[in-house]
């Protein structure tokens, strides 16, 4: 340097243009003589900036990172 893939909650993945979800993990509460374990609850996320749309995680420009082929 072309030419591609990814980015979403503390990890790790989901999600037809129409209210952003799961599992573990935190935290509160129930059980329990303590604890682990189980049950209920609960708070937390779309990489950044612009377009297109009555609406964008999702479509489309351009930056970042990361990652991969070829040079």
């Nucleotide at each position: 340097g072309u030419c591609g893939c990814a980015a979403u909650a503390g990890u790790a993945c989901a999600a037809u243009g129409g209210u952003a979800g799961u599992a573990c993990a935190g935290c509160a509460g129930a059980u329990u003589g303590u604890g682990a374990g189980u049950c209920u609850g609960u708070g937390g996320a779309c990489a950044a900036g612009g377009g297109u749309u009555c609406g964008a995680u999702u479509c489309c420009c351009u930056u970042u990172u990361g990652u991969g082929a070829c040079u």